[in-house]
Context: one part of a larger RNA
């Protein structure tokens, strides 16, 4: 890991419900005892069973008051007044079944770190006594001492001598610095190759002491026998766990919640809403329509509060002048004109919700109440309205609706929640919805008119272009438009200032006149300045449209990512297989439709039991029949017990195994084989009662 097997709500008492059963305004006996049988015992007695006794007591029958104490009343009161509570009738009690809660030193089961008591270690290590042992070889040369020179004498100085030292190199020994091997190793801490100390606070051998809130400890919370912030080993002990994790046959009806409140509470509980069973009522519920109300939100508004812009007005304030009579400057209030604005402005003001009544609709059942069982209380995403945030989030937080949860099928390339659409079962039958019909791939290379050239379709903006399509408006134009080409484009004049210069053309000020078919006191480039070259502007030449804007459709440019095309699902599409706008058709789901069948509920009808209430059976029509946690019914099957070791077994039981029929199912009940001795059904009753999961626990492989 696989198989096999063992593996988890139970046991006593108490409360409340709902069945059953007795008897019933009553019901029950309890401890204890008594006669009987049975079993054991020699006997004495013990222990169970049936039956009687035992009228203490318990619960009901009446209630209000703290009580005395009254009493269909009672309490507060002064009260006959008002008012609590009660009665105006009417079922209880005892036991048994089930379900649920409460207690219980185990309360479904597995699991803690943890605390506490008693011991067992100091043969590991840490510290300390005792008393032994071990450091190869080399260097360095302390004090002291002699001799010498020195001194008045010390001192000093030189050499020799001399061997000090937690002194130096460096083997045993002893440590573990760094790197590398190892990492299910050769090893539960090591190997190799480096490195430290190596006469000392040095290293070791024996034998001794000290210990679990204690001990040692040159101190790192270290060591105390391979995992010490409290060793180990037994006990208390099934410690306790609001926690994790598991928890076992089969159908069948109903089916939630992840919200309110409060909570040493926030992943756990109360109580409330939701779900369920029983019973009560009987349309009270829902939709729709009508009536009559409620609001202050959407939006609009400035009449209130705020905020805020122009202007107009000019109070008051400052400052300056003053002849003190006044002036001037700034700065601005109220007001008044035009024009905004606001979730905590409103002179207004929907539409939906929401109450109330009334009609209607529904073949059933919706609603409320009483009791008895839970669950959950961690939600998610879409849409809508909004706060937070950044008009950020697959963010957070309300509201309200939908769906995921608990929902399968279809489409959406895959894909909880988005689109359709809510699966009793079969079925080689039809129809459709969403989406689709070139080819993977079922169904139109449909069918009319149109756009798009970007593979745009098949991601993205501000911005930005003579892309293409319609459409509308103006202006020019056979009196010649636009566009190209030839030609002109001049004179006063180098306007004036300015400046070194400024001759159209660095800058400033003016922008006339003249001669023209026409020509700016100049539109760009050039020059130092000029010169040059070009524009408007005109004329030929050319022959028919030419431009300027505005709204619309569809594209285009902006467009850069990390493994690999890779932002149509692929292949591939271009009067489309792309889009617009019309049509007809097909396709296509567990929807709906047809046959067939199973249920569960109402209704009806026959039949059978009947305590006449009612159950059950069989038929028929009608509405159901997704399911997490949970309620609710109904059944298989295991072992044991009475029936009974009975029916049944060597003419072959149990067990295995192969198969065949019946049941929705869990299972049942035949046949073949193998086996060799046990062993059932019916009706009952009791329960060690059912396993794909607990890092389960034990075997085997």
């Nucleotide at each position: 890991g696989c198989c096999g097997g063992c593996g988890a709500g139970u046991u006593a008492c108490c409360c409340u419900a709902a069945c059953c059963u007795g008897c019933a305004a009553g019901u029950c006996u309890a401890a204890u005892u008594c006669c009987g049988c049975u079993a054991c015992g020699g006997a004495a007695g013990u222990a169970g069973c049936u039956g009687g006794a035992g009228c203490a007591g318990a619960c009901g029958u009446a209630g209000g008051g703290a009580a005395a104490c009254c009493g269909a009343g009672u309490c507060c009161a002064a009260a006959u007044a008002g008012g609590g509570c009660g009665a105006u009738u009417c079922a209880g009690u005892a036991g048994g079944u089930u379900a649920g809660g409460a207690u219980a030193g185990u309360a479904c089961c597995c699991g803690a770190a943890a605390c506490c008591c008693g011991g067992u270690g100091a043969g590991c290590u840490a510290c300390c006594c005792a008393u032994g042992g071990u450091c190869a070889g080399g260097a360095u040369g302390a004090a002291a001492u002699u001799c010498c020179g020195g001194u008045g004498a010390c001192a000093c100085g030189g050499a020799a001598u001399g061997g000090a030292g937690g002194u130096c190199c460096g083997a045993a020994c002893u440590g573990g610095u760094g790197a590398c091997u190892g990492u299910u190793g050769a090893a539960a801490u090591a190997g190799u190759c480096u490195c430290g100390g190596a006469u000392g606070a040095a290293c070791u051998g024996u034998g001794g002491g000290u210990c679990g809130g204690a001990g040692u400890g040159a101190a790192a919370g270290g060591c105390u026998a391979a995992c010490c912030a409290a060793a180990c080993c037994g006990g208390g002990u099934g410690a306790u766990a609001g926690c994790u994790g598991g928890u076992u046959c089969u159908c069948c009806u109903c089916g939630a919640a992840a919200u309110g409140u409060c909570u040493c509470u926030a992943g756990g509980g109360g109580c409330a809403g939701u779900c369920u069973u029983g019973g009560a009522u009987g349309u009270u519920c829902a939709g729709u329509a009508g009536u009559a109300g409620u609001u202050g939100u959407a939006g609009a508004g400035c009449a209130c509060u705020g905020a805020a812009u122009a202007g107009a007005a000019g109070a008051g304030a400052a400052c300056c002048c003053u002849u003190c009579g006044g002036g001037g400057u700034u700065u601005g209030a109220a007001u008044c004109u035009a024009a905004u604005u606001a979730a905590a402005c409103u002179c207004c003001g929907a539409a939906u919700g929401c109450u109330a009544c009334u009609a209607c609709u529904u073949u059933u059942u919706a609603g409320u109440c009483c009791a008895g069982g839970a669950a959950a209380g961690a939600g998610g995403c879409g849409g809508u309205g909004g706060g937070u945030g950044a008009u950020a989030a697959g963010a957070u937080u309300c509201a309200u609706c939908g769906c995921c949860g608990a929902a399968a099928g279809g489409g959406g390339a895959a894909u909880a929640a988005c689109c359709c659409a809510g699966a009793c079962c079969g079925u080689c039958a039809g129809c459709u919805a969403a989406g689709g019909u070139c080819c993977c791939u079922a169904a139109g290379a449909a069918u009319u008119g149109g756009u798009u050239a970007a593979g745009u379709g098949g991601g993205a903006a501000a911005g930005g272009a003579u892309g293409u399509a319609a459409g509308g408006u103006g202006a020019c134009u056979c009196a010649g438009a636009c566009a190209c080409c030839u030609g002109g484009g001049a004179u006063g004049u180098u306007g004036g200032c300015u400046c070194a210069g400024a001759g159209g053309c660095a800058g400033c000020c003016a922008u006339c006149a003249u001669u023209u078919a026409a020509a700016g006191a100049g539109u760009g480039c050039g020059u130092a300045a000029c010169a040059g070259c070009u524009c408007a502007c005109c004329a030929g030449c050319c022959g028919a449209g030419u431009u300027a804007u505005c709204u619309u459709g569809c594209g285009c440019c902006g467009a850069a990512a990390a493994u690999a095309u890779a932002u149509c699902g692929g292949g591939g599409c271009u009067c489309a297989a792309a889009u617009c706008a019309a049509u007809c058709a097909c396709c296509g789901a567990a929807g709906c439709u047809g046959c067939g069948g199973a249920u569960u509920c109402u209704g009806c009808g026959u039949c059978u039991a009947u305590c006449c209430g009612u159950a059950g059976a069989c038929g028929c029509a009608g509405a159901g029949u997704g399911g997490u946690a949970g309620a609710g019914g109904a059944g298989c099957g295991u072992u044991c017990c009475a029936u009974u070791g009975u029916a049944g077994g060597u003419u072959g039981a149990a067990g295995c195994u192969c198969u065949g029929u019946c049941g929705c199912g869990a299972g049942a009940c035949g046949g073949g084989g193998u086996c060799g001795a046990c062993g059932a059904a019916c009706u009952g009753g009791a329960a060690g009662u059912g396993a794909u999961c607990a890092u389960g626990c034990c075997g085997g492989c």

Source information
Model confidence (mean pLDDT): 83 of 100. Predicted 3D model of a 701-nucleotide part of an RNA (large-subunit ribosomal RNA, domain II) from a soil metagenome. Its Rfam family is "Bacterial large subunit ribosomal RNA".